[in-house]
A computed fold for a 385-nucleotide RNA from a Myxococcales bacterium, annotated as Bacterial RNase P class A. Rfam family: Bacterial RNase P class A. The family's RNA type in Rfam is ribozyme. The coordinates come from a structure-prediction model, not an experiment, and the mean pLDDT is 78. The organism belongs to Myxococcales, within Bacteria. It was read from a public genome assembly, where an Rfam model found it.
C1' cells in the first nucleotide's frame, strides 16, 4: 500500500432564532344535569436501532376450575444463564477456509415402513458386463519350449466401465489368477486405565471385523405444551318490536362450560333455529413506574449475578413531535494554493455536491431482515527500511 475477518464497539448529527402541533402538571376564569368541555399564564416532556417481519418466549385480560388422557405441535450434543424461550454464553464433535475466522440439518438406521430417476452385472439378507486365471475340445503355427482364434466348464472380484454413491483404505507378502487370505499402519468394534461435572478426549490390549446413504422422509425415544388475544377486556350512554313461526326440554336434563376427541366435574329452565325490526364512525378506562434505564464496586472465562447510588424519558385515536433561516460537524469529488515527505501519500484552505434504512399504537426479553458514518483488533499478500 492492497485485499480480507456478517471479528468487537460507538453514533444515528449539533447549536441558535422564528412560526406551528400533541400530552402532563400547577394556578386562574368560564360553560355544564352527571360524565365532561373550553380560555389564559408558568414549568416540564414528545419515535427506533431496528419502531419493520409478526417468527419465538412471557407479563396482562377473558373463558367457573383449567383436572386426567388421546391426538396435534415444538425442541433435540454437554454444561450453564434467564421470568421464559426454538434465545444467549462457554465447551465437545463435525464441516469450510492458506489464515484471521465462519457455519452446523448435532438423540435413534439390528423396532418397522419407505426413497434414491436413468445408467450399471449389481444400490443393501445388493454382483459378473469388459477383463484375469485354470482345465477340456477344435483350427492354425512351431526353433517342439510354446504361441494364438473360437467354444464349453470352473475360479475370481485386485484392474477397467456405469453411477451422486459399488461389498473399508494404502502398501507388502502370498496365489493358477485374486481376495483381510496373511501382515504393517489407518479406519471399525469390544474391554480396561487415565483426564474431564459431562458431551468427549487420550493410551493400551484383543478381534479380521456384513452392519452403505437419507429420519429438514414416515417413524421410535426423551423433554415441553389448555385456548383465544388490547380489534383482549371493563364501565357508561344511545336505539329498538319483551314481535311472529318451528323443533327439543324442565331431574327420563334440552342446552352450555370458546382449537379437535374421550372421561371426570360443574351450571342449568329454558335452549336451538327461521322470518322481521333497531343500533353499529359513541364516550371513557385499559394506556404507561417497568422481569425499567444509567454509573460504580465485587464475583464469574463468559452469558450474567449480588450490592450501592442517580434518574422518570410519548400515550396519539384517521392518528401529534413539523416548516423556514443561519452557523458548525460528517461523507464524497475537484483545485495552476500552502505545509510535511525521496516517493506513494497525508494535513490545511477554497469551491461544489450529498446525507442511508426508515416512524410508536398494551408492554417487555430475543431472533431475522434493511441500512449511512466512525474507531479498534486480527489475518493474508506485495514493497521499502
Nucleotide at each position: 500500500c492492497g485485499g480480507a475477518g456478517c471479528g468487537g464497539c460507538u453514533c444515528g448529527g449539533g447549536u441558535g432564532g422564528u412560526c406551528g402541533c400533541c400530552g402532563g402538571u400547577c394556578g386562574u376564569c368560564c360553560c355544564u344535569u352527571u360524565g365532561g368541555g373550553g380560555g389564559c399564564g408558568g414549568c416540564g416532556g414528545g419515535a427506533g436501532g431496528a419502531a419493520a417481519g409478526u417468527c419465538c418466549g412471557a407479563g396482562c385480560u377473558c373463558c367457573g376450575c383449567a383436572g386426567g388422557g388421546c391426538a396435534g405441535g415444538a425442541u433435540g450434543c454437554c454444561a450453564g444463564g434467564u421470568a421464559a424461550c426454538g434465545c444467549c454464553u462457554g465447551g465437545u464433535g463435525g464441516g469450510g477456509g492458506u489464515g484471521a475466522c465462519c457455519c452446523c440439518g448435532a438423540g435413534g438406521a439390528a423396532a418397522g415402513u419407505g426413497c434414491a430417476g436413468c445408467a450399471g452385472a449389481g444400490a443393501g439378507u445388493a454382483g459378473a458386463c469388459c477383463g484375469c486365471c485354470g482345465c477340456g475340445c477344435c483350427g492354425c503355427u512351431u526353433u517342439c519350449g510354446g504361441g494364438u482364434c473360437g467354444c464349453g466348464c470352473g475360479g475370481u472380484a485386485a484392474g477397467g466401465g456405469u453411477g451422486a454413491a459399488a461389498g473399508g483404505g494404502u502398501g507388502a507378502g502370498g496365489u493358477a489368477a485374486g481376495a483381510g487370505c496373511u501382515c504393517a499402519c489407518c479406519g471399525g468394534g469390544u474391554c480396561g486405565g487415565c483426564g474431564g461435572u459431562a458431551a468427549c478426549g487420550u493410551c493400551g490390549a484383543c478381534c479380521g471385523c456384513a452392519u452403505g446413504g437419507c429420519a429438514a422422509a414416515c417413524c421410535c425415544c426423551a423433554u415441553c405444551u389448555g385456548g383465544a388475544g388490547c380489534a383482549a377486556g371493563g364501565c357508561g350512554g344511545a336505539a329498538u318490536a319483551g314481535g311472529g313461526g318451528a323443533g327439543c326440554g324442565u331431574u327420563u336434563g334440552a342446552g352450555g362450560g370458546c382449537g379437535g376427541c374421550c372421561c371426570g366435574c360443574c351450571c342449568g329452565a329454558g335452549c336451538u333455529u327461521c322470518c322481521g325490526g333497531g343500533u353499529u364512525a359513541c364516550g371513557u378506562c385499559g394506556c404507561u413506574c417497568g422481569a425499567g434505564a444509567c454509573c460504580c464496586a465485587c464475583g464469574g472465562u463468559g452469558a450474567c449475578g449480588u450490592g450501592g447510588g442517580u434518574c422518570c424519558u410519548a400515550g396519539a385515536u384517521g392518528a401529534a413531535u413539523g416548516g423556514c433561516c443561519a452557523c458548525c460537524a460528517c461523507u464524497c469529488g475537484c483545485u495552476c494554493u500552502c505545509c510535511g515527505g525521496c516517493g506513494a501519500c497525508g494535513g490545511a484552505a477554497g469551491c461544489g455536491a450529498g446525507a442511508a434504512c426508515a416512524g410508536a399504537a398494551c408492554u417487555c426479553g430475543g431472533c431475522u431482515u434493511a441500512u449511512g458514518a466512525g474507531c479498534c483488533c486480527u489475518c493474508c499478500g506485495a514493497c521499502c527500511a